Notes: The RNA shown here (transfer RNA) has 74 nucleotides and comes from a Candidatus Woesearchaeota archaeon. The coordinates come from a structure-prediction model, not an experiment, and the mean pLDDT is 85.

[in-house]
RNA sequence: GGGCCUGUAGCUUAGCCUGGUGGAGCGCACGACUGAUAAUCGUGAGGUCCGGAGUUCAAAUCUCCGCAGGCCCA
Numbered sequence: 001g002g003g004c005c006u007g008u009a010g011c012u013u014a015g016c017c018u019g020g021u022g023g024a025g026c027g028c029a030c031g032a033c034u035g036a037u038a039a040u041c042g043u044g045a046g047g048u049c050c051g052g053a054g055u056u057c058a059a060a061u062c063u064c065c066g067c068a069g070g071c072c073c074a
């Protein structure tokens, strides 16, 4: 220098192909249970979906330009 893949909650990730309310597990907060903890159960908070631009009535999703990481070639 060239090609390909990945980026979503504190962590691990589904959703992207086929545009239409962003979800789960763990963790966290509160509550129930207990003499008290753990476990268990219930409720809740937590997301500029890596950044920007474009297309569209509407973009995590499609297109383009970047950034970061990984793999391969040179």
Stems, first nucleotide, its partner, number of pairs: 001073007010026004020057001028044005050066005